[in-house]
Context: one part of a larger RNA
Order: sequence, then structure tokens, then C1' cells
RNA sequence: CUGGGCGUAAAGCGCUCGUAGGCGGUCUCACAAGUCGGAUGUGAAAUCCGAAGGCUCAACCAUCGGCCUGCAUCUGAAACUGUGAGUCUAGAGUACUGGAGAGGAUGGCGGAAUUCCUGGUGUAGCGGUGAAAUGCGUAGAUAUCAGGAGGAACACCGGCGGCGAAGGCGGCCAUCUGGACAGAUACUGACGCUGAGGGGCGAAGGCUAGGGUAGCAAACAGGAUUAGAUACCCUGGUAGUCCUAGCGGUAAACGAUGGGCACUAGGUGUUGGCGGUAUCGACCCCGCCAGUGCCGCAGCUAACGCAUUAAGUGCCCCGCCUGGGGAGUACGGUCGCAAGAUUGAAACUC
Repeated sequence: CUGGGCGUAAAGCGCUCGUAGGCGGUCUCACAAGUCGGAUGUGAAAUCCGAAGGCUCAACCAUCGGCCUGCAUCUGAAACUGUGAGUCUAGAGUACUGGAGAGGAUGGCGGAAUUCCUGGUGUAGCGGUGAAAUGCGUAGAUAUCAGGAGGAACACCGGCGGCGAAGGCGGCCAUCUGGACAGAUACUGACGCUGAGGGGCGAAGGCUAGGGUAGCAAACAGGAUUAGAUACCCUGGUAGUCCUAGCGGUAAACGAUGGGCACUAGGUGUUGGCGGUAUCGACCCCGCCAGUGCCGCAGCUAACGCAUUAAGUGCCCCGCCUGGGGAGUACGGUCGCAAGAUUGAAACUC
């Protein structure tokens, strides 16, 4: 190299774009590199296998034959792969029409609530808990009314509903912008799939610089609880949470399930679109496509379960696993401001 695997036992890279490479639709012609046949040469001897011999047998020895599965040259075949030339439209894409959507970016606007400030009413409590206390309050709190400031998040609608590659996305409006879907045609003509390296994106927390800070809240302080209480509960409270520019690059980044294509009973919801039927019309009903759920047959599975959104049946490409601990550690490399990330052992031990 090979084998068997990767939902939960070890194992799918967090996601995507894409380089090399691997793989690749229909038909025709040509070539003959792969492929297949024939011939010739070569493939040392010994060994090995077969036959018949020699030592009284055997081991052993000698003879003949085979084998040496390979390589080279010549020659032939043309189905498949390949290469070249051409062809096609079923893959892929472009154009057109249409509607759906928390897809992304920027700017603006709105109301509810919390907090704070000012003023009015008003008086002795408020707050908090299992119970309390710290805390706040006669310098007038809590409650209530009016006005103002500021930041952050958008109740109801809201849905096993939608969109996005993933992370993720939810008030309203405008501008810019990506993708998907359906329907009819027309066009290009295999332009495709995957993707080692590589590039980009990437929750929360973290870091740098500058701003901002209402609420919440690591750290911290105090009050409780307790044997203690560096906690759980309470009162406070700073980073942070927010914005701009950059860094970082992790996660139970999960469907713990890589991507693509094809095939393989159904039933029932729901979202988007279209057609038919029906109707004055919207519904209803029937069907098709795309998504998203549940149930379930065959089949698969160690079982649980999966089951046209496969974990079924096949093909192509990538990633990964190979007993537990040591250890995602050490060392080295790369990256990073750092924190650290990534790559990733061994001794020893069971």
C1' cells in the first nucleotide's frame, strides 16, 4: 500500500469559495497511450513443481521437462478508458415574467419599559428574604402626576413559520445589495461534481485604540446562611455588555449525521409558487414543483432508532478514526499585542 469503519461505541474539518489533482452526459469519425490477442528475443545457475534414474531406501545427487506470472521489439483488435475532430440537449448556466422572505450593509424614525434629573401632591416608611440584615428615607424616600435627559432592547403579531453556506438574522421606513423558488419560452452547448494546499466568513467571551454607559453584571465590597461559606440568597458594584476601526479564530460551531448525483411503498400537517376544478369572487377540492415537520413499509442498525430531508440501494471526491490513561500535554514549527490557537509526540502505566 492494503482492511474495516466515522448519529449515540474512536472517528465528518464550524462554514464556504476555489488551485492542483481525482472523477465525469449523448452520438459519430480518427488515433492506438491504457486495455486485449499473436510472434520473436530475453527472463543466469541453484531453488521450486513433474517425470523417469544413481547411492540397498530416504535425506542427498544427477538428467529431462515445466515454471520464472516480467521486460523489450514487431504485429493485430477497437468494445471500454484516454487523446484529437465534430454533433446533440436530458447535466450546468444565461435571458424573460412573477410573487415570498427576521438574508446582508448604511441612514433615519417610533412607542412601551427601566434608571437619572427638575417640579407638583403626599408622609413614614421603602426595599429585600425562607426569615433577616446590609442598603435607601424626615436634608422628605417608596407611591403618584407632569416635564426633561440618556442608553439599550424591540411586548403583542410569532408559528415544530420564514431567510441565510455556516455563525446567525425579529419595531417601522428609505437607499444600496446577495441568494433561493415558481412559470412559460428562447439561447449557450458538458461550460459539470468534489476539492490536498490556499483565500474568505465565523456565536459568546477575550485583546488594542477612541467613544458611549440606562439596565444587567465577572472581579470586588458589604449583609446573611453555615462548623466553615473565598458559594448558592440579598444590597451595592467595575471591567464587560453598546458604537467605530482593527486583532483573535474557538464552541455540546449539534442533525453530535461532509458534499454531489441517481434510484427505492405510503399517510398527514405546514410555507412559497403554479395549474386544474368550482364560483360573481375569495375559500373548498384535485394535481405538480421547491422547502420544512410528524407518523410509517421494505431495507438498514449492536440496540436506540433512521426510513424520498436515509442512518436504505449504488457511483464520484474530500476529511477523519485505529485500546484507556499520560495528553490535546511536552518539544519544535507556524500564527497572535497578549490570552492563546494550530500542528502534535514519547517514556511510563493499565

A computed fold for a 350-nucleotide part of an RNA from a metagenome, annotated as small-subunit ribosomal RNA, central domain. The RNAcentral record of the full RNA draws on SILVA. Its Rfam family is "Bacterial small subunit ribosomal RNA". Rfam links the family to the GO terms structural constituent of ribosome and ribosome.